[in-house]
RNA sequence: GGCCCAGUAGUCCAAUGGCAGAGACAGGCGACUUAAAAUCGCUCCAGUAUGGGUUCGAAUCCCAUUUGGGCCA
Numbered sequence: 001g002g003c004c005c006a007g008u009a010g011u012c013c014a015a016u017g018g019c020a021g022a023g024a025c026a027g028g029c030g031a032c033u034u035a036a037a038a039u040c041g042c043u044c045c046a047g048u049a050u051g052g053g054u055u056c057g058a059a060u061c062c063c064a065u066u067u068g069g070g071c072c073a
Stems, first nucleotide, its partner, number of pairs: 001072007010025003018056001027043005049065005
């Protein structure tokens, strides 16, 4: 230098262009317990790496940038 993959909550990880972006862990409250752990119930936390574009509608499609990983030279 060229090509490919990925970036979504504190962490991990889903979501055919179409409902209010699902779930787990962690956190908070409660139940249970002599007390705790485990378990159970409820609950909080995102607008999707950044900036544009297409579209009635974008995490998803297109362009540029950026970060990380891989391959080739």
Molecule: transfer RNA
Organism: Terrimicrobiaceae bacterium